This is a predicted structure of a 1852-nucleotide part of an RNA (large-subunit ribosomal RNA, half A) from Prauserella cavernicola. Its mean pLDDT, the model's own confidence on a scale to 100, is 81. Its Rfam family is "Bacterial large subunit ribosomal RNA". A reference for the family is Yusupov et al. (2001), "Crystal structure of the ribosome at 5.5 A resolution", Science.

Context: one part of a larger RNA
RNA sequence: GGCACAUGGUGGAUGUCUGGGCACUAGGGGCCGAUGAAGGACGUGGGAGGCUGCGAUAAGCCUCGGGGAGCUGUCAACCGAGCUGUGAUCCGAGGGUGUCCGAAUGGGGUAACCCGGCACCUGUUAUGAGGUGUCACCCGCUGGUGAAUAUAUAGCCGGUGUGGAGGGAACGCGGGGAAGUGAAACAUCUCAGUACCCGUAGGAAGAGAAAACAAGAGUGAUUCCGUGAGUAGUGGCGAGCGAAAGCGGAUGAGGCUAAACCGUGCGCAUGUCAAGCUGUCAGGUGUUGUGUGUGCGGGGUUGUGGGACCUAUUUGCCAAGGGCUGACACUCUUGGGGAUGUGGCGUGUGGUUAGCGGAACGCUUUGGGAUGAGCGGCCGGAGUGGGUGAGAGUCCCGUACGCGAAAACUGCAUUGUCAGGUCUGGAUGGUGUUCCCGAGUAGCAGCGAGCUCGUGGAAUUUGCUGUGAAUCUGCCGGGACCACCCGGUAAGCCUAAAUACUUCCUAGUGACCGAUAGCGGACAAGUACCGUGAGGGAAAGAUGAAAAGUACCCCGGGAGGGGAGUGAAAGAGUACCUGAAACCGUGUGCCUGCAAGCCGUCAGAGCGAUCCUUUUGGGAUGGUGAUGGCGUGCCUUUUGAAGAAUGAGCCUGCGAGUUCGUGCUGCGUGGCGAGGUUAACCCGUGUGGGGUAGCCGUAGCGAAAGCGAGUCUGAAUAGGGCGUUGAGUUGCGUGGUCGAGACCCGAAGCGGAGUGAUCUACCCAUGGCCAGGCUGAAGCGCCGGUAAGACGGCGUGGAGGGCCGAACCCACUUAGGUUGAAAACUGAGGGGAUGAGCUGUGGGUAGGGGUGAAAGGCCAAUCAAACUCCGUGAUAGCUGGUUCUCCCCGAAAUGCAUUUAGGUGCAGCGUCGCAUGUUUCACACCUGGGGUAGAGCUACUGGGUGGCCUAGGGGCCUUACCGGGUUACCGAAGUCAACCAAACUCCGAAUACGGGUGUGUGAGAGUGCGGCAGUGAGACGGCGGGGGAUAAGCUUCGUCGUCGAGAGGGAAACAGCCCAGAACACCAGCUAAGGCCCCUAAGUGUGUGCUCAGUGGGAAAGGAUGUGGAGUCGCAGAGACAACCAGGAGGUUGGCUUAGAAGCAGCCACCCUUGAAAGAGUGCGUAAUAGCUCACUGGUCAAGUGGUUCUGCGCCGACAAUGUAGCGGGGCUUAAGCACACCGCCGAAGCUGUGUCACUCACACAUGAGAUCGGUGCCUUCCUUCGUGGAGGGUGUCUAGUCGUGUGGGUGGGUAGGGGAGCGUCCUGCAUCCAGGGAAGCGGCCGCGGAAGCGAGUCGUGGAGGGUGUGGGAGUGAGAAUGCAGGCAUGAGUAGCGAAUGCAGAGUGAGAAUCUCUGCCGCCGGAUGACCAAGGGUUCCUGGGCCAGGUUGUUCCGCCCAGGGUAAGUCGGGACCUAAGGCGAGGCCGACAGGCGUAGUCGAUGGACAACGGGUUGAUAUUCCCGUACCCGCGUGUGUGCGUCCCUGGUGAGGCAGGGGAUACUAACCACCCGAGCCGCAUCAAUGGCUCUUCGGAGUUGUGGUGUUGGUGAGCGUGGGACCUGAUCCUGUAGUAGUCAAGCGAUGGGGUGACGCAGGAAGGUAGCUCCGCCAGUCAGUGGUAAUACUGGUGUAAGCGUGUGGCCCGCAGGAUAGGUAAAUCCGUUCUGCAUUGAGGGUGAGGCGUGAUGCGUAGCCGUUGUGGUGAAGUAGAGUGAUCCUAUGCUGCCGAGAAAAGCCUCUAGCGAGUGCAUGUGUGGCCCGUACCCCAAACCGACACAGGUGGUCAGGUAGAGAAUACUAAGGCGAUC
Repeated sequence: GGCACAUGGUGGAUGUCUGGGCACUAGGGGCCGAUGAAGGACGUGGGAGGCUGCGAUAAGCCUCGGGGAGCUGUCAACCGAGCUGUGAUCCGAGGGUGUCCGAAUGGGGUAACCCGGCACCUGUUAUGAGGUGUCACCCGCUGGUGAAUAUAUAGCCGGUGUGGAGGGAACGCGGGGAAGUGAAACAUCUCAGUACCCGUAGGAAGAGAAAACAAGAGUGAUUCCGUGAGUAGUGGCGAGCGAAAGCGGAUGAGGCUAAACCGUGCGCAUGUCAAGCUGUCAGGUGUUGUGUGUGCGGGGUUGUGGGACCUAUUUGCCAAGGGCUGACACUCUUGGGGAUGUGGCGUGUGGUUAGCGGAACGCUUUGGGAUGAGCGGCCGGAGUGGGUGAGAGUCCCGUACGCGAAAACUGCAUUGUCAGGUCUGGAUGGUGUUCCCGAGUAGCAGCGAGCUCGUGGAAUUUGCUGUGAAUCUGCCGGGACCACCCGGUAAGCCUAAAUACUUCCUAGUGACCGAUAGCGGACAAGUACCGUGAGGGAAAGAUGAAAAGUACCCCGGGAGGGGAGUGAAAGAGUACCUGAAACCGUGUGCCUGCAAGCCGUCAGAGCGAUCCUUUUGGGAUGGUGAUGGCGUGCCUUUUGAAGAAUGAGCCUGCGAGUUCGUGCUGCGUGGCGAGGUUAACCCGUGUGGGGUAGCCGUAGCGAAAGCGAGUCUGAAUAGGGCGUUGAGUUGCGUGGUCGAGACCCGAAGCGGAGUGAUCUACCCAUGGCCAGGCUGAAGCGCCGGUAAGACGGCGUGGAGGGCCGAACCCACUUAGGUUGAAAACUGAGGGGAUGAGCUGUGGGUAGGGGUGAAAGGCCAAUCAAACUCCGUGAUAGCUGGUUCUCCCCGAAAUGCAUUUAGGUGCAGCGUCGCAUGUUUCACACCUGGGGUAGAGCUACUGGGUGGCCUAGGGGCCUUACCGGGUUACCGAAGUCAACCAAACUCCGAAUACGGGUGUGUGAGAGUGCGGCAGUGAGACGGCGGGGGAUAAGCUUCGUCGUCGAGAGGGAAACAGCCCAGAACACCAGCUAAGGCCCCUAAGUGUGUGCUCAGUGGGAAAGGAUGUGGAGUCGCAGAGACAACCAGGAGGUUGGCUUAGAAGCAGCCACCCUUGAAAGAGUGCGUAAUAGCUCACUGGUCAAGUGGUUCUGCGCCGACAAUGUAGCGGGGCUUAAGCACACCGCCGAAGCUGUGUCACUCACACAUGAGAUCGGUGCCUUCCUUCGUGGAGGGUGUCUAGUCGUGUGGGUGGGUAGGGGAGCGUCCUGCAUCCAGGGAAGCGGCCGCGGAAGCGAGUCGUGGAGGGUGUGGGAGUGAGAAUGCAGGCAUGAGUAGCGAAUGCAGAGUGAGAAUCUCUGCCGCCGGAUGACCAAGGGUUCCUGGGCCAGGUUGUUCCGCCCAGGGUAAGUCGGGACCUAAGGCGAGGCCGACAGGCGUAGUCGAUGGACAACGGGUUGAUAUUCCCGUACCCGCGUGUGUGCGUCCCUGGUGAGGCAGGGGAUACUAACCACCCGAGCCGCAUCAAUGGCUCUUCGGAGUUGUGGUGUUGGUGAGCGUGGGACCUGAUCCUGUAGUAGUCAAGCGAUGGGGUGACGCAGGAAGGUAGCUCCGCCAGUCAGUGGUAAUACUGGUGUAAGCGUGUGGCCCGCAGGAUAGGUAAAUCCGUUCUGCAUUGAGGGUGAGGCGUGAUGCGUAGCCGUUGUGGUGAAGUAGAGUGAUCCUAUGCUGCCGAGAAAAGCCUCUAGCGAGUGCAUGUGUGGCCCGUACCCCAAACCGACACAGGUGGUCAGGUAGAGAAUACUAAGGCGAUC
């Protein structure tokens, strides 16, 4: 260390439980609020906190009821103090009180705070102060006042209103209105008028009494349910969307106006006009007529049209009075009567809000306890439920039932009473003469919207714009439109019920949950915690019957433990019921120290234990397991996973095919059956009974009309298509499917509404900061220079997005850090550092938006579109996951199509059911077609090679031309030879395929129909091809096989290769592939050869005298081959070439001779020769020796990384290699044998029982169309079809998938059991079953419930989802312990590296010191503590507990002011929401504003105390001034009277101009009258029209024009009346307040140093007694004085500007000054404050204590501070208001000033930290954070170094 057993810890599963939830049912109620809501803050108890209650009357007060004995709510006790039969506590009803915030409402505001006005009250001498009430805005009504503008109106002011405002869960109506999604993309469309926003109402809302439907018949307001119906329709006619009528039900209800007409009041217009009144007149009032508008009353309300008006008929109370009249009639008023409906009160009767009564039990026994068991009773209108020490009708509370209310609310009734309302006239008929019947409406047009209706042929409804009718003989509708017909009567209003919802109250129910469940929440839960915010959002239940919660003793500092005690139990001990697993221990038995790994399985020695036994031997059962054989986890995804592909650290719990639409479809089963069935709804307590609207079926065909067992097509009676030969329907269960989130988890994203500028970007307002040094622009001065300039020089000057460099800002380099000290830092360097600088505070800009010196940067650690919530369970052809068992069968990775290729549809292949019944398949034979393999090509089409031949062309030669010759050139055709072809074929198989016959097989074969799938990524191997390179473990087809989905044996190991298809068991046998020396089962088998290479046991071209075999060609006893000896010559050094070339550089030739043989030479060699060789020959030797071809086996070719490493290893050589042959054996899950299980098929059997199907007989009941018709019941009988038994055959690998049968969990109905004598759960052992599993077997623990059988219902089974939650491991006693110096002694303490003290040492010192602002909020101080926090320890602490601490007229803020900006009465704009903004009102970072020094506490001080001051009020005392108009003085009217009489005014009249009308004249035509007429006309007169140089002329206008009137003026009244006032003094005027940047110089001061002075000291040694050393040498505001500096003209007059006024300001004029008189401002100094305070030192103390010198006169240095908001320069030209001064307006009879004294002075903050351990960064975090002070030495310096005061030593 492993296994086992035993025993513990940790942990909190399981079981049991429930005070909490969830879903519903029934009833009630359905609002609250200015009489202050909802919701909160803060308080409130005798004692801290949370919850509850309540509100300064504060766990409560009063009254009325109930109730009847204890009570002071709860966590939750304890102590204290009380109340109560004079009725408490408690319960109910009604009152009272009700702080502050909140609509919030007196004003403001950062919600719970601040500041006010008025009236009254309290208090003070008075002010200040306190209390009560009241004071917002808008709207309605009303009164007053009252602009531009006369009336009026707007506006303003007042009164009045239980008017509004805000809140609330869902439901309602309306105004706006998305997107994800679906359409497999997307735009119309869909999602969806959904989500969301907004407005607004009610208990319901909305709708509603036909300008409706319908269709030749009718209905009769609306709403809701069922049906109609997924129909009619609509629709990229896609996805989808989707009515209505009608029918059945629920409920049920109808009314009022406008108009015509009548009456009356008022107004206007126009006429009329008596008196009277008013008035100068005009006019008004008054009288009267007409028209018109409007208010009121009557009338009137309909579609067989109605009404008015007119007319007729009929019926109808009374009295009084009025009108009219002769009288009735009519009409009006009042009263009575009558009718009708309403309300209040009362009464009656119910209900709700408290309550009351309410039956019936004992004994024995077990037990801690009885409600259990046993025995014997009892009650029941009560056996619902809960409790009580375990299961209780009879113990308690209750329950059934009965009873009960002072008060409040409420339902119903009312024959009671009261009040007020209405009516008192209607009804009917006639005539249609007249009038009325809803106007910017209907209609029409354009553009939209809504309806099933998407613009369509588009009716109907409706919005905007434009246009624009009619009045019943009218108008609208009936789906364009027209006609006929039918229905209705718009443009006004109201209306209950049936319907929707449930925040809330009461009662109840559950095949709902039971603490990871059920609401997020059983508990301090919307809490803790996170976030700036919107918002997000947990965990956490159980002692026991009762605390009886362990007295006492012991150990220990404590924590904790051991005894003792309580209790039934303490192994129930506040970490508490049960107490599983992971994980961590302890004890015992066995094993393990030469041994390699899926941790098992099979075999198995030894050791140990228990039991039995025939008793020393054995057996049985457990524990361990030496050793050996075999053996690569699980899941997922894949062609293929041990895979080094995914997922899981481990354990426990949770975690995924569900539900609805009673949709569609199949199967099983039940009912009924040519029929089946109800839905809504009704009745009923309920099982149930009704309900026939509808649906399906019963008939089809056709596009339809239509016809019909037929019909359509068609000319057809033909033919053909579809039908006709009948079973459905409705429940339940189940498979599948459709719509829904639809098996679960998962996006990036889209849209809506909101929240964010405390980070950051930019902007606005107001403040602050920048040590020190350097350079030296313009300008100016002087000198030079010039005609004058220019220009130059020297000074002065102090400019600059100037230079160097700290603070400050930034972030370039490098190093570190990278599970950091830090989610961006540190060290060392670096850049800018007077500017486009940096920074504080307060504001603004908001998401397709902002901001951006621009990087797509930044907008809260998030940015190519923030964050939060919602639509939302978006969608995901994608990935992952998907939970018990067994049995049967069992695929695919192919074709076609696809915005398709990893998806899907159809087909193919699977399964199940039904049907068919060999149709299938195999073989044999027969019969077919074919154009592949092959082959062939003078057989085509083509290709290519060589020869011959040559047309033609080229070259060369010849040639005047014609031509000719030649050719190692090219070369058609031809020919010869040998060839090639997927797209060539004169030919042409084998197989395969079709058909037929026969035989065999009889299997889960085949085929058809139907339900349900999966698959549509394939892989390798053989063969046949394509692509590729005749590469690939490549790719793509065909075909077969295997894997896939297949185990077993072999190939060492090895999906695809070889053999072979696993139901189970066996210590049986036979074989396959492959093997037989050992590992390792079987032959060291047999025979013949081969191989020597470890070839075997990796490989090619190529190479080789390896070796065996078979040929063939040579040579060879006439002597071969090899070896040895010898020769290898001469012409000749062949010729040429060459410097030379002699066999041997090269070229040419390659002869001859001798000879046995010898090349004009095979090599070596030389400069060339030479030399050595070879070929060739002879000799010796002696028998075979060579070449070549084929072939077996070998050799070389042959180099890689840890180590042999290319037989599996050992090892193997006449083999253990290779070849051939032979004989044996081994070898698998194959085959056989034996036994068993399951499925399936066949056959047989049964009469014993039963069930069922079918056939059949009898009896009976009901219906009956009358039919041996139908339905039901009973009783026989038959049949072996099923359930049964037996025999036999066959089958039983299996992924996706199909089918079947079971196990288990929770709840529940029925039946029946168990249990304190011990349920469930948990931990073992034993046993059973084929599995899931089971046991009423047993032991322990446990302490209250649990099972069995049979049905039913599901939140029903876990190992994986980088799953969720919790617990526990591992890494690991490892990394780390966060910048930095500690040491020693003493103390305290149980304990000390860390705490305290002391000493030494060290660090910071422009900070690591001191003080503020922000922020935090008690961290401050004292006492105590040490479980947690503190990176260790801790006696210590910023930790825990308790107690304490913050004192203001002057400090900061408010009671003062305004900036940016915010809000904003009225107002303007806008679908709503809301936006902007005037008057105003807020808002500091700015303006204004009065206190200093010292002392004191444990903790506060400009706050307390001492001393000394100041400011503003209010009283009062004193002094003094001014005034009130009496005098005096100044100034100084008017009315009235008189005069005068303007260029003023007009009358008559005059003048001028114009001029209607009339007259005259001329003319025209028409016409009337009269006369005449020859009938043609003539005359005359009248009327009318036109013209006119004519006449007359009303009247208007212009000019002149008297009197009267009358402006200005004069005189008188009269210097008369009056007036000239102190003081205060504006919300008005003016001034001031009031402002930039830079620069330099000066004067001072703080501070510092020194001298001097004072006090002390002389050391360990030597010197030094003062000239040494150490220390000290301080002091404010205020008051007085007013210096350096800086600034300023003064006086008077006039004045039209400053919105009125002004003596003020402004403007202007005059005079006087130009010196600074004077005035203002103003540091500093000096004096005082101060005979005080403070202090070194000394003395002394437990401790605060006491005393107390010098402090004089100077010197030096010296600020960034003050003078100074000054001065100078410059350009970028640099807040506002209050305050203060002054001026008047106004008020005004008393009031100012000085001084003394008294008195008042409110609210909030004030502790502590504040460059940090207390703020922002998750931390006691190396980061960040604005302002102020600034000692010494060196130094330019705030750099730097060292140091002072002071503070630290940094938590291992």